[in-house]
RNA sequence: CCUAUCAAUAGCCAAACCUGUUGUGAGGCGGGGGCGGAAAGCCACGGGUCUUACCCUGUAAGAUCGCCGGGUUGCAUUG
Repeated sequence: CCUAUCAAUAGCCAAACCUGUUGUGAGGCGGGGGCGGAAAGCCACGGGUCUUACCCUGUAAGAUCGCCGGGUUGCAUUG
């Protein structure tokens, strides 16, 4: 530097749900919680899904990275 995630070690994140707060809304953030995850770290770039508005079978703006793909940055160990 590249690859792999069989095993091990030390760790990390946190679904549903409950609660507070915020937003027209999808949702976001904090606390509890733990379904799961080898990037469940980050990016809205392509697609999908969802929300709102309108001149409504379309257009525009937004949300979702734990929907998929892609980009990018890392930890442990083996080879």
Molecule: c-di-GMP-I riboswitch aptamer
Organism: Methylophaga sp.